[in-house]
Context: one part of a larger RNA
RNA sequence: CUGGGCGUAAAGGGCGCGUAGGCGGUAUGUCAUGUCAGGGGUGAAAGGCCUGGGCUCAACCCAGGAGCUGCCUUUGAAACUGGCAAACUAGAGUCCGAUAGAGGAUAGUGGAAUUCCCAGUGUAGAGGUGAAAUUCGUAGAUAUUGGGAAGAACACCAGUGGCGAAGGCGGCUACCUGGACCGAUAACUGACGCUGAGGUGCGAAAGCGUGGGGAGCAAACAGGAUUAGAUACCCUGGUAGUCCACGCCGUAAACGAUGAGUGCUAGAUGUCGGGGGCCCUAGGUCUUCGGUGUCGCAGCUAACGCGUUAAGCACUCCGCCUGGGGAGUACGACCGCAAGGUUAAAACUC
Repeated sequence: CUGGGCGUAAAGGGCGCGUAGGCGGUAUGUCAUGUCAGGGGUGAAAGGCCUGGGCUCAACCCAGGAGCUGCCUUUGAAACUGGCAAACUAGAGUCCGAUAGAGGAUAGUGGAAUUCCCAGUGUAGAGGUGAAAUUCGUAGAUAUUGGGAAGAACACCAGUGGCGAAGGCGGCUACCUGGACCGAUAACUGACGCUGAGGUGCGAAAGCGUGGGGAGCAAACAGGAUUAGAUACCCUGGUAGUCCACGCCGUAAACGAUGAGUGCUAGAUGUCGGGGGCCCUAGGUCUUCGGUGUCGCAGCUAACGCGUUAAGCACUCCGCCUGGGGAGUACGACCGCAAGGUUAAAACUC
């Protein structure tokens, strides 16, 4: 260098943007980098291979040939690849119109519930469990009515519904803002594309720093039970935390355990957002584009299953795997306030 792989056996990077690089649409001209053809030079000898020959054979030795797949040079070819020039519009994007949406940020605001406080009524229990007890209550609890305060989350709508690259996003209103789908004059640009080592940004929960906030819940902790024990499961409490602002951390079963892009390859049936035709009152029906589900032919698969949203058939680029343990560890390096993260072995052993 080469092989086979990556849904579940080892293996898809958590997700974007993007540098280098790799790959790249249609037609024309030109050059000749790769490519192809011819000539020349070189490619030492020995060895190896082939054909002969010499030692009685063989090993061994001798002669000739082929070969030396390469490099240099020269003359040509121009289909493909590449460079250059000037074009094109089917890729990509822009303009215009319309649509749906928990996409993001900020500010404001609403009701139900919970807890607490005050007041009224009212009396002996309440709470909790498998059963209890710890706990609360005659200093008046629980229950109920009125008033007030606070914080957090937004019932119904709600849906294998929607949006977002992923993480994720759900009361309502305003403002700022990102993306997507559809339609059409096919008006504009004219390959501007795809992927993407490094890099850079985002990134649940928990955790960390500073300052707030703290209703409910609740690691730790305390007590009551259970039990042989019970550092648990159950119960009563309860602090960090959960919430906000700013900064860090950078990890997850970050999962569809399935990288991104493109083309092709039977159907059936739901649903969401548009467009068109017919009947036309809602609506029905046919069709088309984009998403999201279920079933299923061919094909694939070890099987399970996947099956136009592929795990089918192909191409381009990236990441990753190579027996189990040792070990995602040690050492080193980089990052971090720390916790730790990233990169990442070996001895030994089966």
This is a predicted structure of a 350-nucleotide part of an RNA (small-subunit ribosomal RNA, central domain) from an uncultured prokaryote.